[in-house]
Context: one part of a larger RNA
RNA sequence: GAUUGAACGCUGGCGGCAGGCUUAACACAUGCAAGUCGAGCGGAAACGAUUCUAGCUUGCUAGAAGGCGUCGAGCGGCGGACGGGUGAGUAAUGCAUGGGAAUCUGCCCGAUAGUGGGGGACAACCUGGGGAAACUCAGGCUUAAUACCGCAUACGUCCUACGGGAGAAAGCAGGGGAUCUUCGGACCUUGCGCUAUCGGAUGAGCCCAUGUCGGAUUAGCUUGUUGGUGAGGUAAUGGCUCACCAAGGCGACGAUCCGUAGCUGGUCUGAGAGGAUGAUCAGCCACACUGGGACUGAGACACGGCCCAGACUCCUACGGGAGGCAGCAGUGGGGAAUAUUGGACAAUGGGCGAAAGCCUGAUCCAGCCAUGCCGCGUGUGUGAAGAAGGCCUUCGGGUUGUAAAGCACUUUCAGCGAGGAAGAACGCCUUGGGAUUAAUACUCCCGAGGAAAGACAUCACUCGCAGAAGAAGCACCGGCUAACUCCGUGCCAGCAGCCGCGGUAAUACGGAGGGUGCAAGCGUUAAUC
Numbered sequence: 001g002a003u004u005g006a007a008c009g010c011u012g013g014c015g016g017c018a019g020g021c022u023u024a025a026c027a028c029a030u031g032c033a034a035g036u037c038g039a040g041c042g043g044a045a046a047c048g049a050u051u052c053u054a055g056c057u058u059g060c061u062a063g064a065a066g067g068c069g070u071c072g073a074g075c076g077g078c079g080g081a082c083g084g085g086u087g088a089g090u091a092a093u094g095c096a097u098g099g100g101a102a103u104c105u106g107c108c109c110g111a112u113a114g115u116g117g118g119g120g121a122c123a124a125c126c127u128g129g130g131g132a133a134a135c136u137c138a139g140g141c142u143u144a145a146u147a148c149c150g151c152a153u154a155c156g157u158c159c160u161a162c163g164g165g166a167g168a169a170a171g172c173a174g175g176g177g178a179u180c181u182u183c184g185g186a187c188c189u190u191g192c193g194c195u196a197u198c199g200g201a202u203g204a205g206c207c208c209a210u211g212u213c214g215g216a217u218u219a220g221c222u223u224g225u226u227g228g229u230g231a232g233g234u235a236a237u238g239g240c241u242c243a244c245c246a247a248g249g250c251g252a253c254g255a256u257c258c259g260u261a262g263c264u265g266g267u268c269u270g271a272g273a274g275g276a277u278g279a280u281c282a283g284c285c286a287c288a289c290u291g292g293g294a295c296u297g298a299g300a301c302a303c304g305g306c307c308c309a310g311a312c313u314c315c316u317a318c319g320g321g322a323g324g325c326a327g328c329a330g331u332g333g334g335g336a337a338u339a340u341u342g343g344a345c346a347a348u349g350g351g352c353g354a355a356a357g358c359c360u361g362a363u364c365c366a367g368c369c370a371u372g373c374c375g376c377g378u379g380u381g382u383g384a385a386g387a388a389g390g391c392c393u394u395c396g397g398g399u400u401g402u403a404a405a406g407c408a409c410u411u412u413c414a415g416c417g418a419g420g421a422a423g424a425a426c427g428c429c430u431u432g433g434g435a436u437u438a439a440u441a442c443u444c445c446c447g448a449g450g451a452a453a454g455a456c457a458u459c460a461c462u463c464g465c466a467g468a469a470g471a472a473g474c475a476c477c478g479g480c481u482a483a484c485u486c487c488g489u490g491c492c493a494g495c496a497g498c499c500g501c502g503g504u505a506a507u508a509c510g511g512a513g514g515g516u517g518c519a520a521g522c523g524u525u526a527a528u529c
Stems, first nucleotide, its partner, number of pairs: 001529004006525005013376006019369002021334001026332003030329003035078003040075002043071002047069002050065007085287003094212007103204002108200008116151001118149002125140006157166003171192006179186002213259003220250003225247008262284004266277004289310005312323004340366001342365003348362001349360004379409004389400004413470001415465005423456001428450008473518005478499003484513005494501002
């Protein structure tokens, strides 16, 4: 000199863009953060509309109707493995770069083949029982399905001793001219699904090489250890595991042990080489009260799932139960120190759904903080009687100083008032054309028109109004280092980054006047180069 996720002291007008628990991976009150689908299913607790019945106070009350809009709880599907947080652990099972072969991959894309016919349950519901609760048990001809299980079929698939053998599926919604009909529908068609297989894409698992902090006052380490054969296991290779056999493997090119640490793109500094660092943003990894375990699933050994153990907290009728903010806010605590228990799903993105839509503390916004960077303002011109006052003085004057006052202007920003975009597209409705089809339905694609839809937002921006009006401090002035005098003090009080100042004229302490430097900041401290 540059820099900072900074803090502290003094001061503080506005805006834009960023950033904001670096400490206790300490403990957490409260609310919210993952749901959705009735176009899979049986149904109807609540609400609404309608109809009917009864009572009447004539527009209310009660009851009935899943027939309708819808829908609590339940079965079922998909999602909860993403998104969000944190950096405890980890010095290599990680990360970075470059290679590799023995693998899996829901949803998505392309292709081929199919989607036939049966069965038995379990929730919900009803009845009864236990419990303070959490919850739970038994029974009922009980009941439905895209839930579950056989049978049939098998282009391709898998196994094979090459003879053969094994294994699938589910329906739902819209529309409809003939024909049939038990009037439910069959049948046809469109869309969404379902099954099998191949390929792709994406994602993930695995292996290898090189690089990746300090300590030798850590020198030897290792028995599934190193390799082989066989088997098991896995999606897959492999001592991954096991049986047997061999005795290997690593190490001064630093093994082992100890300490420290998430890694990277990057960031800071520097001419560079390098040094330091890893906040925000992005990629990877690890973790989710502590330790262990598996289940489900395409994917987890799963932050807001399950089981066990432990510590802690809470409820209890003492028998037993409940919980996990390193999600967003917020509280206590720790600390020099770090924000609101805010708004909205309008946009972007995600989950579910055919869609409308619902959910989304992701996200977009707002609030707080000079924490940082950038921009703007606190007026402009004129004005010598060089006013008054202050300070200094050699008492002549000098300086503050065109500074003020005065005069003439301007009105940024803030304030008040009026106007006022873009962020809105998808989807929906109407309509023209095309595809599909038996069809002019339905559905999809392309185009035209239209209505609704904005948290921010009392926004940005523009115009008008009034009046210099509302807006300057901080540090320093001995040398380094830009800037000097007076008074007070008297090795005292004090200053100080280094040299050093102070013991009676201190440009070095304290005050004042003046000056210098930065400026909504300025200094100090800490840290890095």
Small-subunit ribosomal RNA, 5' domain from Halomonas sp. wp29, 529 nucleotides, folded computationally.
The full RNA is in RNAcentral, with records from ENA.
The source organism's lineage runs through Bacteria, Pseudomonadati, Pseudomonadota, Gammaproteobacteria and Halomonas.
Its mean pLDDT, the model's own confidence on a scale to 100, is 86.